This is a predicted structure of a 73-nucleotide RNA (transfer RNA) from SAR202 cluster bacterium AD-802-L14_MRT_200m. Model confidence (mean pLDDT): 83 of 100. It matches the Rfam family "tRNA". Rfam describes the family as follows. Transfer RNA (tRNA) molecules are approximately 80 nucleotides in length. Rfam links the family to the GO term triplet codon-amino acid adaptor activity.
């Protein structure tokens, strides 16, 4: 050097072109319950690595950069 794969809230993940202003689950704020706490309830904030393209529409398909991994020389 070459060739695969992966990259979403703080963390781990769902999604495989339209139903979606991206869901869930712990974590966190806030009320409620509670003598207090925890547990349990409701509720909030929180994300599609960056750039370009393809399409009426892109987290989702292409390309190219970044960064991780993985084989091979």
């Nucleotide at each position: 050097g070459g060739c695969c794969c992966c990259a979403u809230c703080g963390u781990c993940u769902a999604g495989u072109g339209g139903c979606c202003c991206a869901g869930g689950a712990c974590a966190c704020g806030g009320c409620c319950c509670u003598c207090u706490c925890a547990a349990g309830g409701c509720u909030g904030a929180a994300a599609c690595a960056g750039g370009g393209g393809u399409u009426c529409a892109a987290a989702u398909c292409c390309c190219c950069u970044u960064g991780g991994g993985g084989c091979u020389a």
The sequence is in RNAcentral, with records from Rfam.